[in-house]
A computed fold for a 73-nucleotide RNA from a Bacilli bacterium, annotated as transfer RNA.
RNA sequence: GCAUUCUUAGCUCAGUUGGUAGAGCACGUGACUCUUAAUCUCGGGGUCCAGGGUUCGAGUCCCUGAGAGUGUA
Repeated sequence: GCAUUCUUAGCUCAGUUGGUAGAGCACGUGACUCUUAAUCUCGGGGUCCAGGGUUCGAGUCCCUGAGAGUGUA
């Protein structure tokens, strides 16, 4: 350089044919306990890497850019 995959919550990851963004862990609250841990309850937290385009509607489709991985010379 070329090809290809990935970027979504603090972390690890889902998200179907484009139609109100989710789970586990972590964090906070409460219960239980002499206390802690464990367990259980409830809750907060994201404009989905950036910009643009298509569309009534984009995490999802298209283009450009940034970052990361893999293959190849």
It matches the Rfam family "tRNA". By type it is a transfer RNA. Gene Ontology term of the family: triplet codon-amino acid adaptor activity.